RNA sequence: GCUGAUUCAAGGUAUACCCGGUGAAAGCCGGGGACACAAAGCCACCGGUCUACGGGACUCGUUCCUACGACAGCGGGGUUGCCAGC
Numbered sequence: 001g002c003u004g005a006u007u008c009a010a011g012g013u014a015u016a017c018c019c020g021g022u023g024a025a026a027g028c029c030g031g032g033g034a035c036a037c038a039a040a041g042c043c044a045c046c047g048g049u050c051u052a053c054g055g056g057a058c059u060c061g062u063u064c065c066u067a068c069g070a071c072a073g074c075g076g077g078g079u080u081g082c083c084a085g086c
Stems, first nucleotide, its partner, number of pairs: 001086004012037002017032006035073001041079003045076003048071003054066004058061001
């Protein structure tokens, strides 16, 4: 550096759901719990998705638009790294 179809060691993360906290919400945090994951470690750079407090629109609504809020377990990219094989 490449590969991880298969395989060893130490292990790691934790979906749905439940409880508590936090937040306008999406979501996040802690505990329980495991669907899965070889980067399911980290970074919102590109695309995408979610939410809409505030702001805006007019048709004044159970409306629409809007990220400065989120998602890294949606894809790409960047970056760091364990083990094994070559």